[in-house]
Molecule: Lysine riboswitch aptamer
Organism: Psychrobacillus faecigallinarum
């Protein structure tokens, strides 16, 4: 070793991200179905009201016997799309859950913000779950850039930053 433009195109980080699908574990001998027995009045639909349905022709719950799942989540493999990939918080809008509700849960979109990636520990939420995910805090590791030091000529160590970053090639404007 010019400045600006979140300029354009193409790339890199690796236990990289996401989607689909197959098998598997778990959910679970659970929910549910049928029969029998005893007892006898309420029960179901996220919550509250309403409304509807079932129920003394015995509901719901309990015991025994015989059958017996699934969804969501997880994981191996394969395929595809990618490198703010993606995730998440808040706010708003439109739907779904029988009707209403400023409740709760959930789907999609928009705006703003946070997080470079992976992993471990603690804690909170979620879940059937000691699995996993997410938030917060702390640690390790790794890529990248900047600075410093060392060595000798491209490596090592330390410190710090963030993806609106980094690398490469171009475009436009300005300056020299």
């Nucleotide at each position: 070793a010019g400045u600006g433009a979140a300029g354009a195109u193409a790339g890199a980080g690796g236990u990289g991200c996401g989607a689909a699908u197959u098998g598997c574990a778990a959910u679970a001998g659970u929910a549910c179905u049928a029969a029998u027995c005893a007892a006898g009045a309420g029960g179901a639909u996220g919550a509250a009201a309403g409304a509807u349905c079932c129920a003394u022709u015995g509901a719901g719950g309990g015991a025994u016997u015989a059958g017996g799942a699934a969804a969501g989540g997880g994981u191996u493999g394969u395929u595809c799309g990618c490198c703010g990939a993606a995730a998440u918080a808040u706010a708003g809008a439109a739907g779904a859950g029988c009707u209403u509700u400023u409740c709760c849960u959930u789907u999609u979109c928009u705006a703003u913000g946070u997080u470079g990636g992976u992993u471990c520990u603690g804690u909170a939420u979620u879940u059937a779950a000691g699995a996993g995910a997410u938030g917060c805090a702390g640690g390790a590791u790794u890529g990248u850039c900047a600075g410093a030091a060392u060595a000798u000529a491209u490596a090592u160590u330390c410190u710090g930053g963030a993806g609106g970053g980094c690398u490469a090639u171009c475009u436009c404007a300005c300056a020299u």